[in-house]
Molecule: RNase P RNA; transfer RNA
Organism: Muriicola marianensis
RNA sequence: AGAGCAGAUCACCUUAUCGCUCCCCGUUCUAUACGGGGGGAGGAAAGUCCGGACACCGGAGUGCAGCAUAGCGGGUAACGCCCGUCUUCCUGUGAAAAUGGGAAAGGACAAGUGCAACAGAAAGCAAGUACAGGUAAGGCUGUAGUGAAAUCAGGUAAACUCUAUGCGGUGAAACGCCAUGUAUAUCAGCGUCUGAGGGCGGCACGUCCGAGCUGAAGGGUAGGCGGAUAGAAUGUGCGGGCAACUGUACAUCCAGAUAAAUGAUAAGGGCCCCUCAAGGGAACAGAAUCCGGCUUAUGAUCUGCUUUUUAU
RNA sequence: GGAGUGUUAGCUCAGCUGGUUUAGAGCACUGCCUUGACAGGGCAGGGGUCGUUGGUUCGAAUCCAAUACACUCCA
Numbered sequence: 001a002g003a004g005c006a007g008a009u010c011a012c013c014u015u016a017u018c019g020c021u022c023c024c025c026g027u028u029c030u031a032u033a034c035g036g037g038g039g040g041a042g043g044a045a046a047g048u049c050c051g052g053a054c055a056c057c058g059g060a061g062u063g064c065a066g067c068a069u070a071g072c073g074g075g076u077a078a079c080g081c082c083c084g085u086c087u088u089c090c091u092g093u094g095a096a097a098a099u100g101g102g103a104a105a106g107g108a109c110a111a112g113u114g115c116a117a118c119a120g121a122a123a124g125c126a127a128g129u130a131c132a133g134g135u136a137a138g139g140c141u142g143u144a145g146u147g148a149a150a151u152c153a154g155g156u157a158a159a160c161u162c163u164a165u166g167c168g169g170u171g172a173a174a175c176g177c178c179a180u181g182u183a184u185a186u187c188a189g190c191g192u193c194u195g196a197g198g199g200c201g202g203c204a205c206g207u208c209c210g211a212g213c214u215g216a217a218g219g220g221u222a223g224g225c226g227g228a229u230a231g232a233a234u235g236u237g238c239g240g241g242c243a244a245c246u247g248u249a250c251a252u253c254c255a256g257a258u259a260a261a262u263g264a265u266a267a268g269g270g271c272c273c274c275u276c277a278a279g280g281g282a283a284c285a286g287a288a289u290c291c292g293g294c295u296u297a298u299g300a301u302c303u304g305c306u307u308u309u310u311a312u
Numbered sequence: 313g314g315a316g317u318g319u320u321a322g323c324u325c326a327g328c329u330g331g332u333u334u335a336g337a338g339c340a341c342u343g344c345c346u347u348g349a350c351a352g353g354g355c356a357g358g359g360g361u362c363g364u365u366g367g368u369u370c371g372a373a374u375c376c377a378a379u380a381c382a383c384u385c386c387a
Stems, first nucleotide, its partner, number of pairs: 001308010012269007020040008042284001046295002049293005054171004061205004066167005071085005086106001087104007107162002112160002114156002124152001129144005175226004184217001186216005197209003233252008272281003313386007322339004331370001341357006363379005
């Protein structure tokens, strides 16, 4: 100097002008107007892949089915996430002992069922090839060959399955309230205690309600408020723990819109890349109920480790 | 905002309870034969990273995970 791996940090800054959105104060009869002050995207806001909070479904019942997870221990509100550790495998160094880095969907085929192309004598109720040895006799013994695997408690569960553990369903288009409007006029099918249909979700049981239900074709409305942003919150100090994480004290308030604001222009400065220079370019990407993870996209800087080459 | 399905030849689709070979079919395409010529017919042939990447396995279009694109449904 190059390459690779791991971890951490930041996500251009300042000023001026013109705007957008929310909150507070004042003016004003009131206000959506005017004036002043303050807040205003992310590390992934993304994918919706997991786990929760919250809401409703009858206080959410029983059984089956189904789905998920899988060494051991810990963390957490919870998890398929995170941390530690054992074992196995891959890889670097080393003569070795040892050691650095990485990966693991690593319960069970000693319950049952299934599957194994080609090759091979034979691929799982077994049948036994070639050569050699051995025996009274016999695949009785060894070697060879085919194959991923050849008799061994064989292989295979990201095959069915079994074991253990967990999971009721639907998601803010949940849900509560206010306002506006109206016609089930008509047709078809099923049903009215011989119970359609619904609460109730894949099924059954159980339980409650029950006179309407389904389809076609029409009429009307399609506005507003809450839910909704102070929280498993953030930062710092001290303590516990190898770590993930956690206890405690102090401080801070950090978007809340509803088809959806967070922008534009100019000047100066900073970083990186291209270029001889002038100059040009500057990533992924935009909150939509909230939170913890994972995964994916992506610019730059710093630190540590490994390795290659060159020079001393 | 939420839920689901698909991707295989130029086009439309099979195959997807893993296994012999180059993964098949119809239409389309190319050459030859048939005809005076065309259509039609017959014979032969070409064309595939099975959307992409990784994993499980002796072996993957098929099983699993991630990802890209397209489509459908829900007030």